[in-house]
This record gives sequence, C1' cells and structure tokens, in this order.
RNA sequence: AUAGAUCUUCGGGGUAGGGUGAGAUUCCCAACCGGCAGUAGAGUCUGCGAGCGGCGGUCAAACGCCGCAUGAUACGGUGAGAUUCCGUAACCGACGGUAUUGUUCAGAGCCUUCUGAGCUGAGUCCGGAUGAGAGAAGAUGUGA
Repeated sequence: AUAGAUCUUCGGGGUAGGGUGAGAUUCCCAACCGGCAGUAGAGUCUGCGAGCGGCGGUCAAACGCCGCAUGAUACGGUGAGAUUCCGUAACCGACGGUAUUGUUCAGAGCCUUCUGAGCUGAGUCCGGAUGAGAGAAGAUGUGA
C1' cells in the first nucleotide's frame, strides 16, 4: 500500500417580509432549500438511495431477486478537458394528513348570506421516521 472479514461512529436542507381573510408557513406576491457515488467541482449528465407490492429465504429475522412509481437546463465565457467552474436567464421536487377564502352539488334564506356533502388542497407544517439508507470515516485482528 492492496484485498476480503468483524466492529464502532457519522450519514437531508428550507416560507424571511408582505397581501386577502374570523381562520392559510397550504391561496396570492415574494423568500428559501438541494442525499450518495462517478466525472474538471453537478438538485437538472450517468448510476444509486429513500416509497409501495410480490416471490424466495428464515422458527422468526437478516439477506437476495422481481415488478410498479421514480421530477427538472439552456445560452454565453474560460480551458487540453466543464449540461459540473464563472456570467445570465430558467426549471424541478414521493406517500398520508390538515387550512381552504378555490370549485361542484343539495338545502335553507331571499339578494347575496348561511348550513351540509363532495372535489380540490404544502418541495419548506404534522406523520410513518428515535425508522430505513446510498455511502463516508475510523478501529481491530488475518493472509499475501
């Protein structure tokens, strides 16, 4: 220094300010955020992880495999090399819950109000999650 083994630790961020309203971090203006590996340094390239379901495996697990879901970038500049850097302008964000002033229907009221039901409804709030995890760092001892 390398390979495999065991163990330990670590391993996701974010609505400031304002508007409407009885009520909104959910609507409107605006603000803010960016997992892991690879590669000229990446939310948008390539691959991986996180969700749901099935099968195998097991006493039960661990673990393995399969299926479904899986978003989004252009132009210019520098350079040997950059969709990664610099400049400018864009874009994207699982599932469940909830406000709802948005919307549909019904009823009452009777002149634009009330009640009920449905639909709709958050990247940032709450929840699964004190979870899981791509992986990162370190320790121990073994062999070459």

The RNA shown here (FMN riboswitch aptamer (RFN element)) has 144 nucleotides. Model confidence (mean pLDDT): 78 of 100. Of the family's consensus pairs, 97% are formed in the model.